[in-house]
Molecule: Bacterial RNase P class A
Organism: Fimbriimonadia bacterium
RNA sequence: CGCGCCGGUCGGGCAGCGGCUCCCAGAUUCGGGAGAGGAAAGUCCGGGCUCCACAGGGCAUGGUGCCAGAUAACGUCUGGGCAUUGGGCCAUCCAGUGACGGAAAGUGCCACAGAAACGAUACCGCCCCGAUGAGGGGUAAGGGUGAAAAGGUGCGGUAAGAGCGCACCAGCGCGCCGGUAACGGCGCGGCUGGGCAAACCCCACCAGGAGCAAGGCCAAAUAGGGAGGGGUUGAGGCUGCCCGCGGACCCUCCGGGUAGGCUGCUACAGGCGUCCGGGCGACCGGCGUCGCAGAUAGAUCGCUGCUUAAACAGAACCCGGCUUACGAACCGGCGCGCUGC
Repeated sequence: CGCGCCGGUCGGGCAGCGGCUCCCAGAUUCGGGAGAGGAAAGUCCGGGCUCCACAGGGCAUGGUGCCAGAUAACGUCUGGGCAUUGGGCCAUCCAGUGACGGAAAGUGCCACAGAAACGAUACCGCCCCGAUGAGGGGUAAGGGUGAAAAGGUGCGGUAAGAGCGCACCAGCGCGCCGGUAACGGCGCGGCUGGGCAAACCCCACCAGGAGCAAGGCCAAAUAGGGAGGGGUUGAGGCUGCCCGCGGACCCUCCGGGUAGGCUGCUACAGGCGUCCGGGCGACCGGCGUCGCAGAUAGAUCGCUGCUUAAACAGAACCCGGCUUACGAACCGGCGCGCUGC
RNA backbone atom coordinates (compact mmCIF):
# COMPACT_ATOMS: atom_id res chain seq x y z
C1' C A 1 0.00 0.00 0.00
C1' G A 2 -3.84 -3.57 -1.36
C1' C A 3 -7.52 -7.49 -0.14
C1' G A 4 -10.70 -10.03 3.49
C1' C A 5 -13.27 -10.41 8.29
C1' C A 6 -15.10 -8.20 12.87
C1' G A 7 -16.44 -4.03 15.84
C1' G A 8 -17.43 1.27 16.72
C1' U A 9 -19.07 6.62 15.29
C1' C A 10 -22.79 8.68 12.06
C1' G A 11 -27.69 8.14 10.08
C1' G A 12 -26.93 14.15 6.13
C1' G A 13 -25.19 19.60 6.95
C1' C A 14 -25.68 25.22 6.42
C1' A A 15 -28.98 29.45 5.14
C1' G A 16 -33.79 31.89 3.78
C1' C A 17 -39.35 31.91 3.39
C1' G A 18 -43.85 29.59 4.91
C1' G A 19 -46.36 25.58 8.00
C1' C A 20 -47.50 21.53 12.26
C1' U A 21 -47.75 19.22 17.86
C1' C A 22 -46.70 19.85 23.09
C1' C A 23 -44.81 22.64 27.53
C1' C A 24 -43.73 27.39 30.12
C1' A A 25 -44.76 32.46 30.54
C1' G A 26 -48.16 36.05 28.77
C1' A A 27 -53.42 38.19 28.14
C1' U A 28 -53.91 39.60 23.17
C1' U A 29 -51.15 36.61 19.16
C1' C A 30 -44.98 39.51 20.74
C1' G A 31 -41.69 35.41 23.17
C1' G A 32 -38.70 31.10 25.15
C1' G A 33 -37.88 25.72 25.04
C1' A A 34 -38.58 20.71 23.12
C1' G A 35 -40.24 17.49 19.00
C1' A A 36 -39.41 9.40 15.84
C1' G A 37 -35.07 4.77 15.72
C1' G A 38 -30.57 1.88 15.95
C1' A A 39 -33.31 -0.96 14.72
C1' A A 40 -39.09 2.74 16.33
C1' A A 41 -39.64 -3.59 12.68
C1' G A 42 -40.82 -8.99 14.30
C1' U A 43 -44.36 -9.77 18.72
C1' C A 44 -39.81 -14.21 20.03
C1' C A 45 -38.57 -13.85 25.67
C1' G A 46 -38.43 -11.16 30.51
C1' G A 47 -40.41 -7.51 33.67
C1' G A 48 -42.68 -2.61 35.68
C1' C A 49 -47.82 -1.15 36.09
C1' U A 50 -53.44 -2.25 36.29
C1' C A 51 -57.58 -5.43 37.35
C1' C A 52 -59.65 -10.39 38.73
C1' A A 53 -58.71 -10.69 44.49
C1' C A 54 -58.84 -11.22 50.87
C1' A A 55 -55.10 -14.96 48.29
C1' G A 56 -53.92 -20.62 49.66
C1' G A 57 -52.86 -25.92 48.54
C1' G A 58 -52.76 -29.98 44.94
C1' C A 59 -53.05 -32.10 40.02
C1' A A 60 -52.67 -31.00 35.02
C1' U A 61 -50.19 -27.94 31.47
C1' G A 62 -46.07 -25.15 29.78
C1' G A 63 -40.83 -23.42 29.95
C1' U A 64 -35.48 -23.86 30.96
C1' G A 65 -31.35 -27.69 31.08
C1' C A 66 -22.58 -27.97 31.46
C1' C A 67 -20.20 -24.85 35.81
C1' A A 68 -19.68 -20.17 38.38
C1' G A 69 -21.32 -15.20 38.34
C1' A A 70 -24.24 -10.42 36.66
C1' U A 71 -29.25 -8.62 36.54
C1' A A 72 -35.62 -6.24 38.60
C1' A A 73 -35.94 -10.66 35.69
C1' C A 74 -35.05 -13.75 31.36
C1' G A 75 -34.82 -18.64 27.00
C1' U A 76 -30.43 -12.51 27.98
C1' C A 77 -25.30 -11.21 29.16
C1' U A 78 -20.01 -12.17 31.32
C1' G A 79 -16.07 -15.54 32.52
C1' G A 80 -14.69 -20.68 32.41
C1' G A 81 -15.23 -26.14 30.74
C1' C A 82 -16.35 -29.65 26.88
C1' A A 83 -17.68 -30.48 21.76
C1' U A 84 -17.42 -28.40 17.01
C1' U A 85 -17.22 -24.87 12.15
C1' G A 86 -14.29 -21.52 9.01
C1' G A 87 -9.51 -18.96 7.90
C1' G A 88 -4.54 -20.67 8.45
C1' C A 89 0.28 -26.30 5.73
C1' C A 90 0.26 -27.96 11.33
C1' A A 91 0.67 -25.76 16.13
C1' U A 92 -0.18 -20.88 17.90
C1' C A 93 -3.71 -17.20 16.72
C1' C A 94 -8.45 -14.85 14.95
C1' A A 95 -13.76 -15.04 14.18
C1' G A 96 -18.10 -18.11 15.22
C1' U A 97 -21.83 -22.15 16.82
C1' G A 98 -23.99 -25.43 20.61
C1' A A 99 -31.51 -28.17 21.09
C1' C A 100 -24.62 -29.00 26.35
C1' G A 101 -29.06 -33.06 32.50
C1' G A 102 -30.32 -38.73 32.12
C1' A A 103 -30.16 -44.44 27.41
C1' A A 104 -27.82 -49.06 33.96
C1' A A 105 -36.14 -46.75 35.98
C1' G A 106 -39.46 -48.15 32.05
C1' U A 107 -41.85 -48.13 27.08
C1' G A 108 -40.91 -47.31 21.95
C1' C A 109 -38.32 -46.65 16.98
C1' C A 110 -33.83 -47.79 13.65
C1' A A 111 -37.48 -48.43 6.66
C1' C A 112 -35.01 -51.10 2.59
C1' A A 113 -30.69 -54.00 2.15
C1' G A 114 -28.41 -57.67 5.14
C1' A A 115 -27.44 -64.08 8.29
C1' A A 116 -28.53 -60.69 12.04
C1' A A 117 -30.36 -53.89 14.04
C1' C A 118 -31.40 -55.83 22.04
C1' G A 119 -31.41 -62.33 25.26
C1' A A 120 -27.02 -61.15 17.73
C1' U A 121 -25.83 -67.35 18.60
C1' A A 122 -23.36 -66.57 11.10
C1' C A 123 -24.58 -65.39 4.21
C1' C A 124 -19.75 -65.82 1.57
C1' G A 125 -15.22 -67.12 3.53
C1' C A 126 -10.98 -69.59 6.80
C1' C A 127 -9.47 -74.22 9.63
C1' C A 128 -10.21 -79.62 11.31
C1' C A 129 -12.52 -84.76 10.54
C1' G A 130 -14.31 -87.16 6.28
C1' A A 131 -12.80 -89.44 0.19
C1' U A 132 -11.25 -83.07 -2.39
C1' G A 133 -18.43 -86.07 -1.34
C1' A A 134 -22.76 -85.83 1.84
C1' G A 135 -22.45 -84.46 6.62
C1' G A 136 -20.30 -82.85 11.39
C1' G A 137 -17.22 -79.57 14.53
C1' G A 138 -14.49 -74.83 15.37
C1' U A 139 -14.11 -69.47 14.09
C1' A A 140 -15.70 -64.05 13.90
C1' A A 141 -9.40 -62.00 11.74
C1' G A 142 -10.93 -61.21 5.80
C1' G A 143 -15.35 -60.05 2.38
C1' G A 144 -20.48 -58.51 1.47
C1' U A 145 -25.15 -55.39 3.15
C1' G A 146 -26.03 -50.83 5.48
C1' A A 147 -26.20 -44.37 8.36
C1' A A 148 -24.64 -47.84 12.02
C1' A A 149 -23.07 -54.64 13.01
C1' A A 150 -18.89 -58.46 18.24
C1' G A 151 -13.74 -51.06 20.45
C1' G A 152 -9.40 -49.15 16.66
C1' U A 153 -4.14 -49.86 14.58
C1' G A 154 0.04 -53.10 14.81
C1' C A 155 2.90 -57.38 16.56
C1' G A 156 2.90 -62.26 18.62
C1' G A 157 0.26 -66.65 18.97
C1' U A 158 -3.13 -70.44 16.85
C1' A A 159 -5.38 -76.13 13.19
C1' A A 160 -7.57 -71.47 11.53
C1' G A 161 -8.80 -67.31 14.45
C1' A A 162 -10.25 -64.05 18.49
C1' G A 163 -7.99 -58.86 24.03
C1' C A 164 -6.12 -65.11 23.67
C1' G A 165 -1.46 -62.11 25.13
C1' C A 166 1.38 -57.49 24.45
C1' A A 167 2.31 -52.03 22.83
C1' C A 168 -0.10 -47.42 21.74
C1' C A 169 -5.02 -45.06 21.68
C1' A A 170 -10.68 -44.59 22.65
C1' G A 171 -14.41 -45.99 26.13
C1' C A 172 -15.76 -47.80 31.20
C1' G A 173 -14.57 -48.62 36.61
C1' C A 174 -11.45 -47.44 40.90
C1' G A 175 -7.66 -44.41 43.41
C1' C A 176 -4.59 -39.90 43.94
C1' C A 177 -3.57 -34.67 42.63
C1' G A 178 -5.26 -29.59 40.79
C1' G A 179 -9.66 -26.57 40.53
C1' U A 180 -15.49 -23.18 44.24
C1' A A 181 -17.22 -26.20 40.12
C1' A A 182 -18.00 -27.97 35.22
C1' C A 183 -13.68 -30.55 34.16
C1' G A 184 -8.41 -31.73 33.56
C1' G A 185 -3.80 -34.60 34.72
C1' C A 186 -1.40 -39.14 36.55
C1' G A 187 -1.67 -44.27 37.92
C1' C A 188 -3.97 -49.15 38.21
C1' G A 189 -7.52 -52.58 36.22
C1' G A 190 -10.50 -56.07 33.79
C1' C A 191 -11.23 -56.37 28.21
C1' U A 192 -15.61 -53.53 26.38
C1' G A 193 -21.74 -54.58 21.14
C1' G A 194 -24.87 -49.40 19.50
C1' G A 195 -27.92 -44.81 18.00
C1' C A 196 -32.40 -41.73 18.84
C1' A A 197 -35.20 -38.32 24.62
C1' A A 198 -35.84 -31.52 18.45
C1' A A 199 -39.55 -39.79 20.80
C1' C A 200 -43.02 -40.79 25.24
C1' C A 201 -40.56 -40.59 29.76
C1' C A 202 -37.24 -39.75 34.45
C1' C A 203 -34.54 -35.84 37.31
C1' A A 204 -33.63 -30.58 38.90
C1' C A 205 -35.39 -25.61 38.85
C1' C A 206 -39.22 -21.94 37.34
C1' A A 207 -44.33 -20.34 36.12
C1' G A 208 -51.99 -17.87 38.74
C1' G A 209 -54.81 -15.38 34.63
C1' A A 210 -55.81 -11.37 31.43
C1' G A 211 -53.90 -7.14 29.47
C1' C A 212 -53.47 0.43 28.43
C1' A A 213 -58.91 -1.68 23.56
C1' A A 214 -55.67 -2.98 31.39
C1' G A 215 -58.08 0.33 34.67
C1' G A 216 -60.23 5.06 37.09
C1' C A 217 -63.39 9.65 36.97
C1' C A 218 -67.10 13.04 34.84
C1' A A 219 -71.07 14.35 31.62
C1' A A 220 -75.21 12.91 28.52
C1' A A 221 -79.16 9.86 26.69
C1' U A 222 -82.82 5.93 26.97
C1' A A 223 -87.62 1.93 27.90
C1' G A 224 -85.33 1.56 36.61
C1' G A 225 -88.63 -2.26 28.85
C1' G A 226 -90.45 -7.59 27.71
C1' A A 227 -90.00 -13.25 27.98
C1' G A 228 -87.69 -17.57 30.17
C1' G A 229 -84.26 -20.12 33.60
C1' G A 230 -80.88 -20.65 38.07
C1' G A 231 -79.64 -19.07 43.35
C1' U A 232 -78.77 -18.47 51.01
C1' U A 233 -80.41 -26.57 50.45
C1' G A 234 -74.75 -21.38 48.56
C1' A A 235 -75.30 -19.16 42.29
C1' G A 236 -71.99 -15.98 39.58
C1' G A 237 -66.48 -15.40 40.60
C1' C A 238 -61.25 -17.03 41.91
C1' U A 239 -60.10 -17.32 33.58
C1' G A 240 -58.06 -26.08 32.65
C1' C A 241 -59.78 -29.44 36.96
C1' C A 242 -60.23 -30.64 42.41
C1' C A 243 -60.07 -28.96 47.52
C1' G A 244 -60.70 -24.53 49.73
C1' C A 245 -62.23 -19.32 49.83
C1' G A 246 -66.34 -16.31 49.08
C1' G A 247 -71.40 -14.31 49.92
C1' A A 248 -76.12 -12.10 46.31
C1' C A 249 -77.42 -11.75 42.65
C1' C A 250 -76.43 -14.44 38.03
C1' C A 251 -77.46 -16.51 32.84
C1' U A 252 -80.05 -16.68 27.83
C1' C A 253 -83.17 -14.39 24.05
C1' C A 254 -86.07 -10.05 21.90
C1' G A 255 -86.13 -4.69 21.95
C1' G A 256 -84.23 0.58 23.07
C1' G A 257 -80.16 4.51 24.31
C1' U A 258 -74.91 6.20 24.36
C1' A A 259 -69.90 5.68 21.46
C1' G A 260 -68.46 12.44 24.28
C1' G A 261 -64.61 14.49 27.66
C1' C A 262 -60.67 14.01 31.35
C1' U A 263 -57.12 10.64 33.26
C1' G A 264 -53.83 6.45 32.92
C1' C A 265 -49.61 9.37 29.36
C1' U A 266 -44.27 9.93 30.84
C1' A A 267 -38.92 11.64 36.50
C1' C A 268 -37.42 7.08 35.66
C1' A A 269 -34.60 -0.72 37.17
C1' G A 270 -33.71 7.29 33.29
C1' G A 271 -29.69 9.59 29.85
C1' C A 272 -24.59 11.52 29.58
C1' G A 273 -19.32 11.81 31.78
C1' U A 274 -11.73 10.02 27.88
C1' C A 275 -14.52 11.26 36.19
C1' C A 276 -13.18 8.28 41.10
C1' G A 277 -13.19 3.30 43.60
C1' G A 278 -14.05 -2.38 43.23
C1' G A 279 -14.07 -6.48 39.62
C1' C A 280 -10.53 -10.71 34.25
C1' G A 281 -15.48 -9.32 32.79
C1' A A 282 -20.83 -8.74 32.51
C1' C A 283 -21.62 -5.14 36.11
C1' C A 284 -21.78 -2.64 41.14
C1' G A 285 -20.97 1.73 44.29
C1' G A 286 -19.79 7.08 44.42
C1' C A 287 -19.49 12.09 42.37
C1' G A 288 -21.10 15.63 38.73
C1' U A 289 -24.61 17.05 35.11
C1' C A 290 -29.12 16.99 32.04
C1' G A 291 -34.68 16.56 31.60
C1' C A 292 -34.44 14.63 25.68
C1' A A 293 -42.19 13.26 21.94
C1' G A 294 -46.98 12.45 24.41
C1' A A 295 -50.34 12.42 19.30
C1' U A 296 -55.66 10.26 19.32
C1' A A 297 -59.13 11.44 11.58
C1' G A 298 -52.84 10.14 14.98
C1' A A 299 -47.72 16.13 15.03
C1' U A 300 -41.41 16.73 12.27
C1' C A 301 -43.42 19.07 6.44
C1' G A 302 -43.19 22.17 1.65
C1' C A 303 -40.18 25.53 -1.62
C1' U A 304 -35.26 27.72 -2.95
C1' G A 305 -29.72 28.01 -2.92
C1' C A 306 -24.95 25.82 -1.59
C1' U A 307 -22.83 21.30 0.02
C1' U A 308 -23.02 15.88 0.64
C1' A A 309 -21.67 8.92 1.50
C1' A A 310 -27.09 8.86 2.93
C1' A A 311 -29.30 3.06 2.76
C1' C A 312 -33.04 0.25 6.12
C1' A A 313 -36.99 2.79 7.62
C1' G A 314 -42.01 6.53 11.67
C1' A A 315 -43.14 6.25 18.83
C1' A A 316 -48.97 5.17 20.51
C1' C A 317 -48.32 2.61 28.48
C1' C A 318 -43.05 2.04 29.62
C1' C A 319 -38.41 -0.53 30.09
C1' G A 320 -34.20 -4.85 29.62
C1' G A 321 -32.89 -8.28 25.76
C1' C A 322 -32.94 -11.49 21.30
C1' U A 323 -33.76 -11.85 15.98
C1' U A 324 -34.22 -9.65 11.19
C1' A A 325 -33.34 -5.23 7.45
C1' C A 326 -29.53 -1.73 6.01
C1' G A 327 -25.51 2.93 3.21
C1' A A 328 -20.14 2.74 2.82
C1' A A 329 -17.82 8.30 4.74
C1' C A 330 -14.51 7.93 8.98
C1' C A 331 -12.01 5.31 13.16
C1' G A 332 -10.05 0.84 15.53
C1' G A 333 -8.57 -4.54 15.83
C1' C A 334 -7.03 -9.14 13.49
C1' G A 335 -5.38 -12.19 9.27
C1' C A 336 -3.11 -12.64 4.33
C1' G A 337 -0.18 -10.62 0.18
C1' C A 338 3.36 -6.98 -1.87
C1' U A 339 7.11 -3.34 -0.96
C1' G A 340 10.69 -0.55 1.99
C1' C A 341 13.89 -0.02 6.37